[in-house]
RNA sequence: GGAUCGGUGGCGCAGGCUGGUAGCGCAUUUGGCUUUUAACCAAAGGGUCGCGGGUUCAAAUCCCGUCCGGUCCA
Numbered sequence: 001g002g003a004u005c006g007g008u009g010g011c012g013c014a015g016g017c018u019g020g021u022a023g024c025g026c027a028u029u030u031g032g033c034u035u036u037u038a039a040c041c042a043a044a045g046g047g048u049c050g051c052g053g054g055u056u057c058a059a060a061u062c063c064c065g066u067c068c069g070g071u072c073c074a
Base pairs, nucleotide, nucleotide: 001073002072003071004070005069006068007067010026011025012024013023020057028044029043030042031041032040050066051065052064053063054062
């Protein structure tokens, strides 16, 4: 340099092909239960979906550029 995969709450990931409320697990907080802790049960908070632009009534999703990381080729 070329190809390809990935980047989404604090952490690990799904969703993307087929545009229409951003979800799951863990963690955190609150409540319940318990003599207490843990465990268990219930609820809540937390995201400009790497960044910039385009298309569209509407973009995590489609298109272009770009940054970072993995793998392969040279």
A computed fold for a 74-nucleotide RNA from a Candidatus Woesearchaeota archaeon, annotated as transfer RNA. Model confidence (mean pLDDT): 82 of 100. Taxonomically the source falls in Candidatus Woesearchaeota (Archaea, Nanobdellati).